[in-house]
RNA sequence: UCGUGCUAGGUGGGGAGUUAGCGGUGCCCUGUACUCGCAAACCGCUCUAGCGAGACUGAAUUCCUAUUAGAGAGCUGAAACGAAACAACCUCUUUGUAGGUUUAAUAAUGUUGAUAGAUAGGUCCUACGCGGCAAAACUCUGUGAACCCCGUCAGGUUCGGAAGAAAGCAGCGGUAAACGGUAAGUUUUGGGUGCCGUAGGGUAACUUGUUUUGAGUUGUUAAACUUGUUUAUGUUGUCACGACUGAACGAAAAUAGGUGCUCGG
Repeated sequence: UCGUGCUAGGUGGGGAGUUAGCGGUGCCCUGUACUCGCAAACCGCUCUAGCGAGACUGAAUUCCUAUUAGAGAGCUGAAACGAAACAACCUCUUUGUAGGUUUAAUAAUGUUGAUAGAUAGGUCCUACGCGGCAAAACUCUGUGAACCCCGUCAGGUUCGGAAGAAAGCAGCGGUAAACGGUAAGUUUUGGGUGCCGUAGGGUAACUUGUUUUGAGUUGUUAAACUUGUUUAUGUUGUCACGACUGAACGAAAAUAGGUGCUCGG
């Protein structure tokens, strides 16, 4: 210096949590780095810190140490940043919406009188009355009782010596109950009855007449201001989240150094 065969070691690591402590199963991160059995109110061990069995690799890019490095989950943070949800609220902003005032433009109307005021009425309410409509009843009229309604009662019947008398059917006339009729009339009741009348009441609105004043009034559009209401992307708060901050831990990776035995060439 090269080769052979062995052994130590290695065949993932880390974080939080748990634990007297160290590992593991489980959770999280990184990453791809054997197998089987045990194991969370747990399993195994004791600063030499998983136990048991098997397989592979093997003294070096692979093992050990140091430094650099820095993924990463967890932890921390009063205030501040972003942003989700929920709740409350209307101070700001905002979404709609109803009104009011002012300004401008425009249209209509107005000295044949705008707006405003006063006065007398009407529309309104109550009572009475008149008319009208509807219903009912009465009045007028028609039909209407074989007999048990009335009048007159032919014929016939009865009584009588006769004169005459009596009852009384049909017919005729009239009427009761009942059923109708047409116009007028009367009474009673009722009303979403009437350009009606009288009296009283009422006065916010509309309207009519008279009168005072003397130039605006109304509609539409736009803007400004304002009063409400409504919306939330607005305001405030809460809790978790994201980003950011801080400390500790810390994988991969990189650099340097270190580290056996045996046999043979």

Predicted 3D model of a 265-nucleotide RNA (Bacterial large signal recognition particle RNA) from an SAR202 cluster bacterium. It was read from a public genome assembly, where an Rfam model found it. It matches the Rfam family "Bacterial large signal recognition particle RNA". About the family: The signal recognition particle (SRP) is a universally conserved ribonucleoprotein involved in the co-translational targeting of proteins to membranes. For this family Rfam cites "SRPDB: Signal Recognition Particle Database" (Rosenblad et al., Nucleic Acids Res, 2003). By type it is a non-coding RNA gene. Lineage of the source: Bacteria > Bacillati > Chloroflexota > Dehalococcoidia > SAR202 cluster.